[in-house]
RNA sequence: GGCCCGUUCGUCUAUCGGUUAGGACGCCGCCUUCUCAAGGCAGUAAGAGGGGUUCGAUUCCCCUACGGGCUA
Numbered sequence: 001g002g003c004c005c006g007u008u009c010g011u012c013u014a015u016c017g018g019u020u021a022g023g024a025c026g027c028c029g030c031c032u033u034c035u036c037a038a039g040g041c042a043g044u045a046a047g048a049g050g051g052g053u054u055c056g057a058u059u060c061c062c063c064u065a066c067g068g069g070c071u072a
Stems, first nucleotide, its partner, number of pairs: 001071007010025004018055001026044002029041003048064005
């Protein structure tokens, strides 16, 4: 250089065109306890950047960035 794959809450991970973008851990609050832990309840926070297609895009297409793999 060429080809292929990936990028979603702080972390991990679902969501194959129409939901309030779900779950686990974490964190914050409350309950419980003499205190802590454990447990229960409630909350918190996410679609890499840009463009296109579409009535509608995290999802399909293109470019860019970043990461990984294969190859010369």

Background: The prediction has a mean pLDDT of 81. The RNA shown here (transfer RNA) has 72 nucleotides and comes from an uncultured bacterium. Its Rfam family is "tRNA". The family is grouped with related families in Rfam's "tRNA clan".